[in-house]
RNA sequence: AGAGCUGGCUAGACGGCCGCUGCGCUGCCUCGCAGCGCGGAGGAAAGUCCGGGCUCCACAGGGCAGGGUGCCAGGUAACACCUGGGGGGCGUGAGCCCACGGAAAGUGCCACAGAGAACAGACCGCCGAUGGCCGGCAGGGCGCCGGCACAGGCAAGGGUGAAAAGGUGCGGUAAGAGCGCACCGCGCGACCGGUAACGGCUCGCGGCACGGCAAACCCCACCCGGAGCAAGGCCAAAUAGGGGAGCCAGGGCGUGGCCCGCGCCGCUCCCGGGUAGGCCGCUAGAGGCAUGCGGCGACGUAUGCCCCAGAGGAAUGGCCGUCCUCGACAGAACCCGGCUUACAGGCCGGCUCUCUCC
Numbered sequence: 001a002g003a004g005c006u007g008g009c010u011a012g013a014c015g016g017c018c019g020c021u022g023c024g025c026u027g028c029c030u031c032g033c034a035g036c037g038c039g040g041a042g043g044a045a046a047g048u049c050c051g052g053g054c055u056c057c058a059c060a061g062g063g064c065a066g067g068g069u070g071c072c073a074g075g076u077a078a079c080a081c082c083u084g085g086g087g088g089g090c091g092u093g094a095g096c097c098c099a100c101g102g103a104a105a106g107u108g109c110c111a112c113a114g115a116g117a118a119c120a121g122a123c124c125g126c127c128g129a130u131g132g133c134c135g136g137c138a139g140g141g142c143g144c145c146g147g148c149a150c151a152g153g154c155a156a157g158g159g160u161g162a163a164a165a166g167g168u169g170c171g172g173u174a175a176g177a178g179c180g181c182a183c184c185g186c187g188c189g190a191c192c193g194g195u196a197a198c199g200g201c202u203c204g205c206g207g208c209a210c211g212g213c214a215a216a217c218c219c220c221a222c223c224c225g226g227a228g229c230a231a232g233g234c235c236a237a238a239u240a241g242g243g244g245a246g247c248c249a250g251g252g253c254g255u256g257g258c259c260c261g262c263g264c265c266g267c268u269c270c271c272g273g274g275u276a277g278g279c280c281g282c283u284a285g286a287g288g289c290a291u292g293c294g295g296c297g298a299c300g301u302a303u304g305c306c307c308c309a310g311a312g313g314a315a316u317g318g319c320c321g322u323c324c325u326c327g328a329c330a331g332a333a334c335c336c337g338g339c340u341u342a343c344a345g346g347c348c349g350g351c352u353c354u355c356u357c358c
C1' cells in the first nucleotide's frame, strides 16, 4: 500500500420566529387561561418470536396428557439469551457456522436410478479348483492334457446412487474375500489429564459385530397453571330497575259467591350494584453515568453523582437563514432482559493475509 476479519460509537450542525405536550412556580375568585423555567422517541420505538416483573383468576401433594429445551461449565430475576470451554464443518489466516442427548430399547422410512437400500445383493465381470459334458493322449488300470461355461463359487474391477456392509499394502487363492498379517480407522476396557463436555496415546482385548434419518414416532434428562394494562382498583350522575323500613283517612285491580285476609299499584326515608364520566395503575427502574475492587469473560459488588417522554384522537411539528461530505431505516402507548428483521454516510480500537521499501 492492497485485500479482509472483528468489537464499539454516531445517526446532519448552528441560529431566529411561530406552534404542540408533561411537570413546577407565579398571576387572575374558580373552571381555565397567560407568563416564566425544566423535560419531550429509537438503535432498532418494528416483528410480537422467547424470557421475566406486575395484576386478576385457579391451586394440598403427586401422576397422566400436552408443550418446550437438549455437548459441558458458568452468568442471570429468567430465557430458546450471553460468556468461557469441548466436538464437528469451512477458510492460507484473523475468524465464521452448527437443534451438537440416545440409532447394540422398540417401530418406521430411505424417492429416482440400480442386480441389491439393511435378515444385503450379482447386471457386466472374474473363476470354474470340485462335480458335469465334449475331445485328445495313454492304456491292464489309476489317470493326464485341452475345451465348454452346465451346476456352482467370488465380490477384486466396472456400472447405479445422496448413501453399496472399513481403507492401503503384503501374503493367500481356481478366482476371491479380515481368509491371515502389518499400519491406519472403528468398538470395548484399564490408565493419565480435565469440575465437566472431552482429550491423550501408553497398554490390553475384539477381525469388525454396530449404513443414514430422532426439525419420523419414540426413549432419556430437565423446565412449564391460565389470562393479560381493554390486566386490575377507587370515586361516582341522570334515567330505569332491585332490597329494606315506615305511612295509608280513603281508593283501584287480582283472588273469591261475599266479608276478613293476602298480593300488586301509591307516598316518605335508607341501602347497595352497575352505566356515562373522572381518577389511579403510569413510569424512580432487575434505571443511567463515573471510579474502585473480584472474575479470562458474561457478570457481580461498593462509593459518588444524576432523574432522562408518559399521551388518551393520542404531543415531539412548521417556516426562514447559514454551513457541510446534502443526511438511511424508521415514531413510544404497562415496564424490563433478549433474539430476529430494516438501515445511507461517517468515526474509533484490535487483529489477519499478500506485496513493496528501509
Base pairs, nucleotide, nucleotide: 001354002353003352004351005350006349007348008347009346010345012323013322014321015320016319017318018317020040021039022038023037024036025035026034027033028032042329046340047339049338050337051336052335053334054228055227056226057225066224067223068222069221070220071085072084073083074082075081086100087098088097089096090095101219102218106217107216108213109212110211123158124157125154126153127152130151131150132148133147134146135145136144137143166184167183168182169181170180171179185208186206187205188204189203190202191200192199193198232280233279234278235277242271243270244269245268246267247266251265252264253263254262255261287306288305289304290303291302292301293300294299324327